[in-house]
RNA sequence: GCCGCGAUAGCUCAUCGGGAAGAGCAGUCGUCUCGUAAACGGCAGGAGCAGGUUCGAGUCCUGCACGCGGCU
Numbered sequence: 001g002c003c004g005c006g007a008u009a010g011c012u013c014a015u016c017g018g019g020a021a022g023a024g025c026a027g028u029c030g031u032c033u034c035g036u037a038a039a040c041g042g043c044a045g046g047a048g049c050a051g052g053u054u055c056g057a058g059u060c061c062u063g064c065a066c067g068c069g070g071c072u
Stems, first nucleotide, its partner, number of pairs: 001071006010025004019055001027043005048064005
């Protein structure tokens, strides 16, 4: 330098015919308890960045940055 793959919540992962994001754990509040834990219920929390296509993009296209692998 070239090619491929990956990126979504604090962590591990869903969402893959474009209709607008969900689970488990963790956090937090509550119920329960004499109290703590457990259990149960609620809440908060997110699509690497910039463009393009589209009525509409996490999803399709381009560039940049990042991680992994391969070739030279």

Predicted 3D model of a 72-nucleotide RNA (transfer RNA) from a soil metagenome. Rfam family: tRNA. The family's RNA type in Rfam is transfer RNA. Rfam describes the family as follows. Transfer RNA (tRNA) molecules are approximately 80 nucleotides in length.